Context: one part of a larger RNA
RNA sequence: AGUGAACGCUGGCGGAGUGCCUAAUACAUGCAAGUCGAACGUGAAAGCCUUCGGGUGAGUAAAGUGGCGCACGGGUGAGUAAUGGAUAAGAACAUGCCCUGAAGUGGGGAAUAACAGUUGGAAACGACUGCUAAUACCGCAUGGUAUCGCAAGAUUAAAGGUGGGGAUCGCAAGACCUACCGCUUCAGGAUUGGCUUAUCUCCCAUUAGCUAGUUGGCAGGGUAAUGGCCUACCAAGGCAACGAUGGGUAUGUGGUCUGAGAGGAUGAUCACACACACUGGAACUGAGACACGGUCCAGACUCCUACGGGAGGCAGCAGUAGGGAAUAUUGCACAAUGGACGCAAGUCUGAUGCAGCAACUCCGCGUGAGUGAAGAAGGCCCUUGGGUUGUAAAGCUCUUUAGAGUGGGAAGAAGUGGUUUGUUUCGAAUAGAAGCAGAUUGUGACGGUACCACUAGAAUAAGCACCGGCUAAUUUCGUGCCAGCAGCCGCGGUAAUACGAAAGGUGCAAGCGUUACUC
Numbered sequence: 001a002g003u004g005a006a007c008g009c010u011g012g013c014g015g016a017g018u019g020c021c022u023a024a025u026a027c028a029u030g031c032a033a034g035u036c037g038a039a040c041g042u043g044a045a046a047g048c049c050u051u052c053g054g055g056u057g058a059g060u061a062a063a064g065u066g067g068c069g070c071a072c073g074g075g076u077g078a079g080u081a082a083u084g085g086a087u088a089a090g091a092a093c094a095u096g097c098c099c100u101g102a103a104g105u106g107g108g109g110a111a112u113a114a115c116a117g118u119u120g121g122a123a124a125c126g127a128c129u130g131c132u133a134a135u136a137c138c139g140c141a142u143g144g145u146a147u148c149g150c151a152a153g154a155u156u157a158a159a160g161g162u163g164g165g166g167a168u169c170g171c172a173a174g175a176c177c178u179a180c181c182g183c184u185u186c187a188g189g190a191u192u193g194g195c196u197u198a199u200c201u202c203c204c205a206u207u208a209g210c211u212a213g214u215u216g217g218c219a220g221g222g223u224a225a226u227g228g229c230c231u232a233c234c235a236a237g238g239c240a241a242c243g244a245u246g247g248g249u250a251u252g253u254g255g256u257c258u259g260a261g262a263g264g265a266u267g268a269u270c271a272c273a274c275a276c277a278c279u280g281g282a283a284c285u286g287a288g289a290c291a292c293g294g295u296c297c298a299g300a301c302u303c304c305u306a307c308g309g310g311a312g313g314c315a316g317c318a319g320u321a322g323g324g325a326a327u328a329u330u331g332c333a334c335a336a337u338g339g340a341c342g343c344a345a346g347u348c349u350g351a352u353g354c355a356g357c358a359a360c361u362c363c364g365c366g367u368g369a370g371u372g373a374a375g376a377a378g379g380c381c382c383u384u385g386g387g388u389u390g391u392a393a394a395g396c397u398c399u400u401u402a403g404a405g406u407g408g409g410a411a412g413a414a415g416u417g418g419u420u421u422g423u424u425u426c427g428a429a430u431a432g433a434a435g436c437a438g439a440u441u442g443u444g445a446c447g448g449u450a451c452c453a454c455u456a457g458a459a460u461a462a463g464c465a466c467c468g469g470c471u472a473a474u475u476u477c478g479u480g481c482c483a484g485c486a487g488c489c490g491c492g493g494u495a496a497u498a499c500g501a502a503a504g505g506u507g508c509a510a511g512c513g514u515u516a517c518u519c
Base pairs, nucleotide, nucleotide: 001518002517003516005515006514007513008512009511012365013364014363015362016361017360018358019357020323025321026320027319029318030317031316034068035067036066039065040064042062047056048055049054075276076275077274084201085200086199087198088197089196090195093193094192098189099188100187101186102185103184104183105182106140108138109137115130116129117128118127119126120125146155147154148153160181161180162179163178164177165176168175169174202248203247204246209239210238211237214236215235216234217233219231220230221229251273252272253271254270255266256265257264258263278299279298280297281296282295301312302311303310304309329355331354332353333352337351338349339348340347341346368398369397370396371395378389379388380387381386402460404455405454406453407452408451412446417441418440419439420438421437422436423435424434425433426432463508464507465506466505467504468489469488470487474503475502476501477500478499484491485490
């Protein structure tokens, strides 16, 4: 000098930050990932009205199929000493959504959930029969600058939806045209990720030898991709005192603290990377996971049970118990920023924005200002003259920050959006759609908060440690090697500036000390 601090005494306000360092212990309860009706088929009820038939609610809510998302965001640091990280290179790769370019989007089919019926089970959850749709699923066609191949040749795709429309066809629906949103294939980009190499990356030699898929080759398998990654065969290599192997400890870095620097220590918050998600193992789906709030198996634990069987995973946000010296609310809102889905409106979002608690830290402000000598009273000391507390108080004159009260009252909101005007583009179109510019309208959790004005009144606001030396600051009384102090030296056994108290003083100040740790 510093701290994610704790403890003791004390405590007025504001701003900004920070807040389980221990048990990666166990968790009640609520919430934390949904969304799309412009992919699809279904489709209530309450209520209200009623001519008692029904109508409305309403093609709404809702469940289901399907698409995208759930691999992000959020948490934690158990493991990991290198399968990690930092820096610098590299080649044998993938990449949903996004951007650019090219081409296409033809014609068919069979199911299935929902639903209905029957039925099993305490429940969780099923079973069978029947019906139905799709941008769900499966063939056929076409197919190049795609894939395989020297070539010939072979193989592989798709899905529609919404808005609008003058002719033509059609009874109509629609065909058809058009705009937008999609879909398929190929190429390129961007982004993100996988992989490889080099250098660096804690302690122990009271750890000296380690290694058979081990090291290399050939062939094959596997992967998005290289590779003993895996397998067969062949060779006998490979690493190591420049520290292999083993053991211990530990997420790493940017940074942070300290220091003149070199260094030393550290890795909370914030950012990047990694790892993990009750413990261990495994794969599925998918562009991406071997997946925190998915699946399966095993284990421990907890809960339900009709004993046959089931359910669960806060190292998400709050919160509870426990542990501990010790660490907060079961709050508000999606208004802003960002994310998912959606054409959009919008929905969801414990991310985030805010509020609450805590002097935990830093910064700022206040606890009054001026005047005031009879140097008042009281206290303390005293050589009894006085000294000191001390301009301190009182008194007088002022001010009103913060606090209290009254009134006003934001910025953060810019868009998207609604209505409307003009214009440009696509278009057969004076439909329509999109873009641009303008007008108008609407949207605030915080919050009646910040801020402003006014009102009254010095009113509501100072402590803590120390005073032997180091080290700024001393006297009296009490005690009598006792009680006690103490960071070191040391102090105390009857005149203690060192213990306890008082008065005075010194230093910091809404803090001051102590303890712990680091330089």

A computed fold for a 519-nucleotide part of an RNA from an uncultured bacterium, annotated as small-subunit ribosomal RNA, 5' domain. The full RNA is in RNAcentral, with records from ENA, Greengenes and SILVA. The prediction has a mean pLDDT of 83.